[in-house]
RNA sequence: ACGGAGAGUUUGAUCCUGGCUCAGGACGAACGCUGGCGGCGUGCCUAACACAUGCAAGUCAGGGAGAAACCUCUCUUCGGAGGGGGAGUAAACCGGCGGACGGGUGAGUAACGCGUAGGUAACCUGCCCUCGGGAUGGGGAUAACUCGCCGAAAGGCGGGCUAAUACCGAAUAAAGUCUCAGUGCCACGGUACUGAGAUGAAAGAUGGGAUUUUAUGAUCCUAUCGCCCGAGGAGGGGCCUGCGUCCGAUUAGCUAGUUGGUAGGGUAAUGGCCUACCAAGGCCACGAUCGGUAGCCGGUCUGAGAGGAUGGCCGGCCACAUUGGGACUGAGACACGGCCCAGACUCCUACGGGAGGCAGCAGUGGGGAAUAUUGCGCAAUGCCCGCAAGGGUGACGCAGCGACGCCGCGUGGCCGAUGAAGCCCUUCGGGGUGUAAAGGCCUGUCGUGGGGGAAGAAAAAGUCAGAUGAGAAUAUCAUCUGACCUUGACGGUACCCCACAAGAAAGCUCCGGCUAACUCCGUGCCAGCAGCCGCGGUAAUACGGGGGGAGCGAGCGUUGUCCGGAAUCACUGGGCGUAAAGGGUGUGUAGGCGUCCCGGUAAGUCUCUGGUGAAAGCCUUCCGCUCAACGGAAGAAUUGCCAGAGAUACUGUCGGGAUUGAGUUCGGGAGAGGGGAGCGGAAUUCCUGGUGUAGCGGUGAAAUGCGUAGAUAUCAGGAAGAACGCCAGAGGCGAAGGCGGCUCCCUAGCCCGAAACUGACGCUGAGGCACGAAAGCGUGGGGAGCGAACGGGAUUAGAUACCCCGGUAGUCCACGCCCUAAACGAUGGAUGCUAGGUGUUGGGGGUUCGACCCCCUCAGCGCCGAAGCUAACGCGUUAAGCAUCCCGCCUGGGGACUACGGCCGCAAGGCUGAAACUCAAAGGAAUUGACGGGGGCCCGCACAAGCGGUGGAGCAUGUGGUUUAAUUCGAUGCAACGCGAAGAACCUUACCUGGGCUUGACAUGCUGGUAGUAGGAGCCCGAAAGGGUGACGAUCCUUCUUUUAGAAGGAAGCCAGCACAGGUGCUGCAUGGCUGUCGUCAGCUCGUGCCGUGAGGUGUUGGGUUAAGUCCCGCAACGAGCGCAACCCUCGCCCUUAGUUGCCACCUCGCCGCAAGGCGGGAGCACUCUAAGGGGACUGCCCUCGACAAGGGGGAGGAAGGUGGGGAUGACGUCAAGUCAGUAUGUCCCCUAUGCCCAGGGCUACACACGUGUUACAAUGGCCGGUACAACGGGUUGCGAAACCGCGAGGUGGAGCCAAUCCCUCAAAGCCGGCCCCAGUUCGGAUUGGAGUCUGCAACUCGACUCCAUGAAGGCGGAAUCGCUAGUAAUCGCGGAUCAGCAUGCCGCGGUGAAUACGUUCCCGGGCCUUGUACACACCGCCCGUCACGCCAUGGGAGU
Repeated sequence: ACGGAGAGUUUGAUCCUGGCUCAGGACGAACGCUGGCGGCGUGCCUAACACAUGCAAGUCAGGGAGAAACCUCUCUUCGGAGGGGGAGUAAACCGGCGGACGGGUGAGUAACGCGUAGGUAACCUGCCCUCGGGAUGGGGAUAACUCGCCGAAAGGCGGGCUAAUACCGAAUAAAGUCUCAGUGCCACGGUACUGAGAUGAAAGAUGGGAUUUUAUGAUCCUAUCGCCCGAGGAGGGGCCUGCGUCCGAUUAGCUAGUUGGUAGGGUAAUGGCCUACCAAGGCCACGAUCGGUAGCCGGUCUGAGAGGAUGGCCGGCCACAUUGGGACUGAGACACGGCCCAGACUCCUACGGGAGGCAGCAGUGGGGAAUAUUGCGCAAUGCCCGCAAGGGUGACGCAGCGACGCCGCGUGGCCGAUGAAGCCCUUCGGGGUGUAAAGGCCUGUCGUGGGGGAAGAAAAAGUCAGAUGAGAAUAUCAUCUGACCUUGACGGUACCCCACAAGAAAGCUCCGGCUAACUCCGUGCCAGCAGCCGCGGUAAUACGGGGGGAGCGAGCGUUGUCCGGAAUCACUGGGCGUAAAGGGUGUGUAGGCGUCCCGGUAAGUCUCUGGUGAAAGCCUUCCGCUCAACGGAAGAAUUGCCAGAGAUACUGUCGGGAUUGAGUUCGGGAGAGGGGAGCGGAAUUCCUGGUGUAGCGGUGAAAUGCGUAGAUAUCAGGAAGAACGCCAGAGGCGAAGGCGGCUCCCUAGCCCGAAACUGACGCUGAGGCACGAAAGCGUGGGGAGCGAACGGGAUUAGAUACCCCGGUAGUCCACGCCCUAAACGAUGGAUGCUAGGUGUUGGGGGUUCGACCCCCUCAGCGCCGAAGCUAACGCGUUAAGCAUCCCGCCUGGGGACUACGGCCGCAAGGCUGAAACUCAAAGGAAUUGACGGGGGCCCGCACAAGCGGUGGAGCAUGUGGUUUAAUUCGAUGCAACGCGAAGAACCUUACCUGGGCUUGACAUGCUGGUAGUAGGAGCCCGAAAGGGUGACGAUCCUUCUUUUAGAAGGAAGCCAGCACAGGUGCUGCAUGGCUGUCGUCAGCUCGUGCCGUGAGGUGUUGGGUUAAGUCCCGCAACGAGCGCAACCCUCGCCCUUAGUUGCCACCUCGCCGCAAGGCGGGAGCACUCUAAGGGGACUGCCCUCGACAAGGGGGAGGAAGGUGGGGAUGACGUCAAGUCAGUAUGUCCCCUAUGCCCAGGGCUACACACGUGUUACAAUGGCCGGUACAACGGGUUGCGAAACCGCGAGGUGGAGCCAAUCCCUCAAAGCCGGCCCCAGUUCGGAUUGGAGUCUGCAACUCGACUCCAUGAAGGCGGAAUCGCUAGUAAUCGCGGAUCAGCAUGCCGCGGUGAAUACGUUCCCGGGCCUUGUACACACCGCCCGUCACGCCAUGGGAGU
């Protein structure tokens, strides 16, 4: 000094694989919004589409000819004519040089085109430089011009005149060229030199001087320029070669001048470049040929780099110039602004013919998302011509347009409030915008006005002066020095100064995560957003707007493209058991790779040196524009190629050797290895015969089927085909597929042992070749059994299936095809290395008497495992470990084991193998759950066993539905439905109709008013509410005055107004709280430790046991918490304490009675009871089982026994479970109404349906009479006794009781006696009529009860379904809450009081362990295909 960042998204969660997406940089850009200035750059990427107009290449002391306008002079017939100047000018022509450069474009080109390094002994080179030599002397034409002719034009033809640095002979010349000879050298074909022969050039012009003159000239001298020949140089080019240079093999073969030779032609030059002949070659898997795409490079962008992408501007090369072809000229062209031919197109035309080529600069049309002025100037730089002056130059220098890019600057600076207004938010306190603004002070970039004002310019030329040289020369010329003079498109621009004045100058995107930045409102799966994941269905930081914020800033976003991130093609730097990926197997060709030792060589490799790697660019340093961009200079770099020298470890190569890899020989050995032939027994079926009779067969059960024409069964005999029981094994063999009776023949491989031999002969293996289960195909056989298809029978909703009865191909053989597979160890082959243990097969060795056992060893086949590996599962000397070599294969899912093409096949089909389109995933392993018509263990009135019900009837009640003005609302499987409601006639009440009120029925505060105020009897309207009127008529506090009384102020009240009240209006899916449910189920977790990459596991699993995660034991766990249990209440036994209102055994008194006895009092508290405390039960004791445990079974004792009965008590959580209508509460909504008051109605409706109950259907009953025994409770607006009245409900009455005292209060079933006699009844009581009672303001809608009368359905209930395991069910009555009244409901109480449980297969629910899973909204899950409709892409298609 330089240098590598990741994130989002698959899941409930996790790890991995893997794709998609984002953050970065870049651009010749475009689009949207916005836009002050300057500098430097840059600007048709599309139609190499077509082009109007102007300009872009001319120039010249070579030549001849030679105008006009205009000015002027003369003449004039006034029409004009002539002369001079213009001018030897313009223009044209002959000639020279240049138009081969400069400028444009990228079409073509996959090529020696380009790049790089070389070669040319196979070549050329105008102008320029250097050197040598030369330039003598002649000739004939021709354009212009003129005349004539043709043509519309373009243009052409003919006659005539003329010049040259135009053209042509002749002379001369060698160092040129050719031939020959000799010599030197080398790369053997040339080259250099020497000699001989042959061949073979030229042009003049101008200045000065001199001479001359037929004088526009000529000659001579001289200077300069030019000319000819030769040699050399510089620069430029031609040709050749090595290496490098895109994609496709669904392009595998290509080639006739093709490859080579000989000869010739051609070229500056090699060459098959061309021709003839001869030969038959040449190229290709290291990719020929063909197809597609593309100008190449320096560089540019990106990247840590390697690499990837790219080739616009600038620079080098190439190619092209309307399309195609061709040559001419020339030093150079096959020629952008030259020629010829052909094509297309455009234009002109007199129709006969002609003209043209912007991919030069501008510009036009067109195309397109899109790309500029028909500008100025040759002042500079450069180029062409010229001696020069100079001319030309759309090269170039400048200017114009475009925020297209980069860079710089500005839109102001300082001060300025506990902080204006507005706006936004708010918990209403406040907070934000925000020092921001206003305001004050200041500055002057920029702007405007004015003034000044560059650099870019240096020359050349000219004049003057001087020096040197040429020269006969003081002329002239050349070179040099000095002075003077002259030249600017940009442009009065940059820059500087003065004045004015904050004045004219800020936007864009974003704010859910990635990603920096949050709130309010609107909207309500709509409108919309979106790069990916995804937002939006009433509280959206994700849509739209506002406020605020974040980022960048004259820009900001979007789109497109490239690189990056992507280690996502992996050289650096990936993989293939299960994620995508090992070829089905072998053999072997090319190729790749290859043991030990010695020597040579030096190709690879390494070091050093030289050349090259253009400039620009990048990088470093310095410098110049005020800075920067930009520019200048120097350096570094340019990782490459070439050449030379050196090194020799490794690789290669050559030579020699070796034996350990590999192989050969010998001796043993095992085996379902392969092929062929023969043989065997069991079984099945069929045939024949015998015995024998009614069935057989088949299934879950059946039926089809077979059988009296004799089956099945059984015996004997025969026939046929196929397969080989036991042995048999984790066994053996084979490359794989695969191989199983016995014998023989043929044949391959393998293992072991010991020596000898060969001497790397090896490994792998693209193509190729061979093999390759089953099914299938061809031909011919064979066919017992089995058996696709098919037929029939069943099953079923159906059953083209599973099951059954039949049955054809086929299965078998021979020959020939097919060539696939979950062809799997889902694991290619070879070699070496890296702990073991165990079983087994084959061989050898040791030991031994021994073939037993044991030990060692080699080769196989299995299991378990160290290290290591792995995403995990797992693998682990038979690797998925550590390494080397070779082959095959993968690169998101679907489309797609597809299409097309090709190859193969008789066919079926196989091999190879895409794209459009579409998705944000698809996947692997493991985890926790949930689930299973998975498994194991175990519970529960879960089933079973039993008793009683429901479902049928009537009624009650709730619900659905319907109806209605309203039938208020909620609850909806279990877990809504006698539920909220423990009590709707009004009220309740939330609903409906109607009538009213508006600061309100209720709370708080503020402002103003108010003494005849507040209040208010009475009266009027009214259904009431309400409205109106209104006698009478106040209160409190303070101060003052004259202490009655009054005045002032204040309070209350009232009135008016304001802020607010109010809402059973919405949202239980915004919430608190409470509740239901799983479930009184036994579970749910934590800390630490340990295990795992992690989710997570362990603990909590296991063996026992329990009602229980209860306890014991074990255990990488040890503990702990919430649950369980216990502690609490109640019932059961006992004790203690206490004794009224409770109790009355004993004692006593009084009364009644013949008596037994009864009633009352005293005494008493024993008993009962009451209500407070305590005891008691703990598997404590015994036996036994169990593991010496926990605990179980039995027993004793005990009132009670193994939680004694009952209750209270409900873990972590689940169901967005229920409740905004109990209350609370966020948001939204209503505000003379969705609030409030009132009357009436409704919640009580009724074709229906369901739930929950009640009463029954009767004789274990009903009715009548008599009679016995409770408990829990309640009672003062209450319970209400006795007594009387009423058939009764009830009434009268009021004693007693605030209650262990009095009352409700007679309990009922039961028991005793009687009647009923099986009947729709003396069962049953609905319904209805009548008459009453009670409560209440009021029983019409719509109460309960009573009496009389009426007496309905109903005779035990289909499918189905509920409760209950003991003081339970069943049955009987009693009390209470609510409540004026109203109970079949609810909550309690006691009376009587059963039956049954074998058992856990099944149904339901649950617990634990385990297993599978593609489920996780969790089986009410997930998911497949057709069809219907719509959309997208692709193909076909009548046709167009």
The RNA shown here (small-subunit ribosomal RNA) has 1440 nucleotides and comes from a marine sediment metagenome.
Rfam family: Bacterial small subunit ribosomal RNA.